[in-house]
RNA sequence: CAGAGUAGGUAUUGUGCGUCAAGUGCCAUGUGUACGGGAUGUUGACCAUGGACGAAAGAAUCUUAAAGAACGGAUUCUGCGAUGCAAUAUCGCUUCCGCUG
Numbered sequence: 001c002a003g004a005g006u007a008g009g010u011a012u013u014g015u016g017c018g019u020c021a022a023g024u025g026c027c028a029u030g031u032g033u034a035c036g037g038g039a040u041g042u043u044g045a046c047c048a049u050g051g052a053c054g055a056a057a058g059a060a061u062c063u064u065a066a067a068g069a070a071c072g073g074a075u076u077c078u079g080c081g082a083u084g085c086a087a088u089a090u091c092g093c094u095u096c097c098g099c100u101g
Stems, first nucleotide, its partner, number of pairs: 001101003008091009017081003026051005032046002037097003041093001057078007
């Protein structure tokens, strides 16, 4: 002098959950939790409690079943949800020390 590495973000794929509304998102509170190998601090993430708001279903088959049908139930498919998880790709901390060249 150059470079790598956190939490996590985004995209794709796979697989679930919900569609009977959980989840996601928003707000407030907190000596709360974790967060490059070490220290430091910011941002962000997570958790707990409380509050406000809030979304989309459709089709086929089977069944109840009886002459036929509706309602109901089960399964599957196509959608929908700021939906969970995993893999892959990509992006990814301040200052000082450390690490690699």
This is a predicted structure of a 101-nucleotide RNA (THF (Tetrahydrofolate) riboswitch aptamer) from a bovine gut metagenome. Model confidence (mean pLDDT): 79 of 100.